[in-house]
Order: sequence, then C1' cells, then structure tokens
RNA sequence: GGGCCCGUAGCUCAGGCAGGCAGAGCAUCGGGCUUUUAACCCGAGGGUCGUGGGUCCGAAUCCCACCGGGCCCG
Repeated sequence: GGGCCCGUAGCUCAGGCAGGCAGAGCAUCGGGCUUUUAACCCGAGGGUCGUGGGUCCGAAUCCCACCGGGCCCG
C1' cells in the first nucleotide's frame, strides 16, 4: 500500500441482506415476596446507532470519505 470483517444502552450482542416507532439479556434504580440477603415476580430509567457528507418524503440500514480494532496479502 491492497482486500475482508467489526464499531448500536454501563457490559455482551441482535436488527442491516429487503429503508418506515431503535431492541434483548445482564447490570443499575423502584416496588412485591422473604425475619434479612440471595433467588424469583412486576415496573422504570439509560442511545447524537464510530465521525463527516451524499441519496431519499424518510437512513442504524443504501452510497462516498475518514477514524478506531481484528485477520489476510504484498
């Protein structure tokens, strides 16, 4: 220098192919249960979807560039 994959909640990851309300589990907080804790049950909060731009009525999703990580080639 070239190719491919990954980046989404505090953590681990779906969703992306085929554009249309951003999700799950764990964790956190509140409540229930329990003598208490844990477990279990109910509920809540938490996101500029890596950054910038483009296409579009509308972008996490499509296109371009860049940044970070991993693997391979030279």

A computed fold for a 74-nucleotide RNA from a Nitrososphaerota archaeon, annotated as transfer RNA. It matches the Rfam family "tRNA". It is annotated as a transfer RNA. The organism belongs to Nitrososphaerota, within Archaea. Its mean pLDDT, the model's own confidence on a scale to 100, is 83.